Predicted 3D model of a 115-nucleotide RNA (SAM riboswitch aptamer (S box leader)) from Bacteroidetes bacterium QS_8_64_10. Its Rfam family is "SAM riboswitch aptamer (S box leader)". Rfam's curators write: The SAM riboswitch is found upstream of a number of genes which code for proteins involved in methionine or cysteine biosynthesis in Gram-positive bacteria. Model confidence (mean pLDDT): 84 of 100. It was read from a public genome assembly, where an Rfam model found it. Lineage of the source: Bacteria > Pseudomonadati > Bacteroidota.

RNA sequence: AGCUCAUUCAGAAGGGUAGAGGGAUCAGGCCCAACGACGCCCUGGCAACCGCCUGCCGCCUUGCGGUAGGAAACGGUGCCACCUCCUGCCUCGCUCCGGCGAGGGAAGAUGAGUG
Numbered sequence: 001a002g003c004u005c006a007u008u009c010a011g012a013a014g015g016g017u018a019g020a021g022g023g024a025u026c027a028g029g030c031c032c033a034a035c036g037a038c039g040c041c042c043u044g045g046c047a048a049c050c051g052c053c054u055g056c057c058g059c060c061u062u063g064c065g066g067u068a069g070g071a072a073a074c075g076g077u078g079c080c081a082c083c084u085c086c087u088g089c090c091u092c093g094c095u096c097c098g099g100c101g102a103g104g105g106a107a108g109a110u111g112a113g114u115g
Stems, first nucleotide, its partner, number of pairs: 002114007013043005021032003026088004044080003049076003052070008084107001089104006
């Protein structure tokens, strides 16, 4: 790399640097951006996936696993415009036939595991 599982309409910005595109990809749309975006660095913050703590249950019982909850001081990540910015494929409902709404999927992202 790939594979498995979980989550994906909540939340959280200042400074420095740099200088033209950026919001994953393709298309359409809608936005952000010389009043300096995106990126990078520093600081701050958000969150609670894992480590951590507690109860219960199970087992092959110095422990391991499952499950419900807790904390955010500390460690490993992540994140801090727009729902993952929206749509695209399938099904259903409605329709003034332009579309609209609901559910699912694909792809992506993040974590944990596997390898």